């Protein structure tokens, strides 16, 4: 120095829930809050999976199908990255 691993310390992120706010919804954002995380950083126009169904299509009814909406804290993959005991 590199790869692998994850001791310690510093710093980082922030689930559920909650207040406000945006949205048709899923969900997002901001504050509070910590279940967890060594990539819980980025990519959904890399592949799969999941959620929603405004609009659209069919039925014309309450429903069915549909992503161009959403989840990177669902999985694989790609790119980037802090520390340094052994």
């Nucleotide at each position: 120095u590199a790869a692998u691993c994850g001791a310690a310390a510093a710093g980082g992120c922030a689930a559920a829930c909650u207040a406000g706010u945006u949205g048709a919804a899923a969900a997002g954002c901001u504050g509070g809050g910590a279940c967890g995380c060594a990539a819980a950083g980025u990519c959904a126009a890399c592949a799969g999976a999941u959620c929603u169904a405004a609009g659209g299509u069919g039925g014309c009814a309450u429903c069915a199908c549909u992503a161009a909406g959403a989840u990177g804290g669902c999985u694989g993959g790609a790119c980037u990255g802090c520390c340094g005991a052994g």
Notes
Model confidence (mean pLDDT): 84 of 100. c-di-GMP-I riboswitch aptamer from Jeotgalibacillus soli, 86 nucleotides, folded computationally. The source organism's lineage runs through Bacteria, Bacillota, Bacilli, Caryophanales and Jeotgalibacillus.